[in-house]
Overview:
This is a predicted structure of a 92-nucleotide RNA (c-di-GMP-I-GGC riboswitch aptamer) from a Deltaproteobacteria bacterium. The organism belongs to Myxococcia, within Bacteria. Its mean pLDDT, the model's own confidence on a scale to 100, is 76.
RNA sequence: UUUGACAAAGCCAAACCUGCUGAGAGGCCGGGACGGAAAACCACGGAUCUUAUCCACUUACACCACUAAAAGAGAUAGCCGGGCUGCCAAAG
Repeated sequence: UUUGACAAAGCCAAACCUGCUGAGAGGCCGGGACGGAAAACCACGGAUCUUAUCCACUUACACCACUAAAAGAGAUAGCCGGGCUGCCAAAG
């Protein structure tokens, strides 16, 4: 530097369960392993999901309430791409 073998010293831990937390998507501790060679880190692009309160707009309405969309705000790094750092092994 390249590659990632039905390899693996060491590592992480899906679903599910318990507890805590948040309005929610979700997050965290413990248990548990579907898997992972970046399943370490970063929301930059796309994607998906959430959106209580406040504000604005449209429709309806006596009023209230409700619904949808947009914007804004957030979540997912174990959805894809990108950035960045690194372990082990093999080959050069």